[in-house]
Context: one part of a larger RNA
RNA sequence: CUGGGCGUAAAGCGUGCGCAGGCGGUCCGCUAAGACAGAUGUGAAAUCCCCGGGCUUAACCUGGGAACUGCAUUUGUGACUGGCGGGCUAGAGUAUGGCAGAGGGGGGUAGAAUUCCACGUGUAGCAGUGAAAUGCGUAGAGAUGUGGAGGAAUACCGAUGGCGAAGGCAGCCCCCUGGGCCAAUACUGACGCUCAUGCACGAAGAGCGUGGGGAGCAAACAGGAUUAGAUACCCUGGUAGUCCACGCCCUAAACGAUGUCAACUGGUUGUCGGGCCUUCAUUGGCUUGGUAACGUAGCUAACGCGUGAAGUUGACCGCCUGGGGAGUACGGUCGCAAGAUUAAAACUC
Numbered sequence: 001c002u003g004g005g006c007g008u009a010a011a012g013c014g015u016g017c018g019c020a021g022g023c024g025g026u027c028c029g030c031u032a033a034g035a036c037a038g039a040u041g042u043g044a045a046a047u048c049c050c051c052g053g054g055c056u057u058a059a060c061c062u063g064g065g066a067a068c069u070g071c072a073u074u075u076g077u078g079a080c081u082g083g084c085g086g087g088c089u090a091g092a093g094u095a096u097g098g099c100a101g102a103g104g105g106g107g108g109u110a111g112a113a114u115u116c117c118a119c120g121u122g123u124a125g126c127a128g129u130g131a132a133a134u135g136c137g138u139a140g141a142g143a144u145g146u147g148g149a150g151g152a153a154u155a156c157c158g159a160u161g162g163c164g165a166a167g168g169c170a171g172c173c174c175c176c177u178g179g180g181c182c183a184a185u186a187c188u189g190a191c192g193c194u195c196a197u198g199c200a201c202g203a204a205g206a207g208c209g210u211g212g213g214g215a216g217c218a219a220a221c222a223g224g225a226u227u228a229g230a231u232a233c234c235c236u237g238g239u240a241g242u243c244c245a246c247g248c249c250c251u252a253a254a255c256g257a258u259g260u261c262a263a264c265u266g267g268u269u270g271u272c273g274g275g276c277c278u279u280c281a282u283u284g285g286c287u288u289g290g291u292a293a294c295g296u297a298g299c300u301a302a303c304g305c306g307u308g309a310a311g312u313u314g315a316c317c318g319c320c321u322g323g324g325g326a327g328u329a330c331g332g333u334c335g336c337a338a339g340a341u342u343a344a345a346a347c348u349c
Base pairs, nucleotide, nucleotide: 004320005319006318007303008302012317014201015200016199017198021194022193023192025088026087027086028085029084030083031082033081034080035077036076037075038074039073040072041071042070049065050064051063052062053061054060091191092188093187094186095185096183097182098181099180103177104176105175106174107173108172109171110154115149116148117147118146119145120144121143125136126135162169163168207248208247209246210245211244212243216242217241221237222236223235224234259316260315261314262313263312264311267294268293269292270291271290272289273288274287275286276285277284298305299304322349323348324347331342332341333340334339
């Protein structure tokens, strides 16, 4: 390479957009590049194969044939693929009318709680633990009342719920804004699917730069305990950080450990959004798009999956090929750095 695979054995890029490339609905006409059929030329000899011959046989040698599955030219065919032209509406999209939503960005605002400050009441403890101690407190703590400051996060509702491509998103109000779903018509007329390179986004109580902010929490650090020791677990403190703006970083068990799109293949039950029919009403039925539970066929090594497939197929991309060495070294690219990405070999079992 062929072949086989990728939920858990090695293997789906964290996610999307998308150029090139690959693939592409339906009907008609033309074409003849691909394709198919015929003919001609060529396809050295040897080898391989078939039928013979020669060494006692075989290997070996040798005669003839076939073959050389190829290439070129030419004639033809017109189903299929391609090309050109013209149509269609079932894919895709647009318009109109509704609907749900923690989807995103900005601004404002509310209440509870923690902490701190001031004052009042009040007196000897408070805090903490397995038990203690460090710590706080007669310079009046803790408790309680009133007032104030500031930062961060939004109990209940709340869900087995919703939205988003993923990361993720939650008090309430306003402004700007993306996507989705449903119904009935009208319109465009294949405008589509996937996507190497590329571009964009990309959690963190991770990190970096500049400037703010700093209530609580809390790496580092300090002290107290525990212990044989205790650079820990527990306790008292506590700085970066966590928050905001702007700019970087680009990694996660970034998980459904399951790429995207399309078609097809029994059902049952719950729930969220829309529509239609029905019922006085609770309701019931149908349909459509999500989200869950269970299960038929089928699949699977098993576990399990099972119309939201891991079933049956197609298109395109990514990835895997024994363990360690190693996601390392070197080189390249990116980065302020930390590092990220791409990615071996010797050796060894």
A computed fold for a 349-nucleotide part of an RNA from Paraburkholderia ultramafica, annotated as small-subunit ribosomal RNA, central domain. Model confidence (mean pLDDT): 86 of 100. Its Rfam family is "Bacterial small subunit ribosomal RNA". The full RNA is in RNAcentral, with records from RefSeq and SILVA.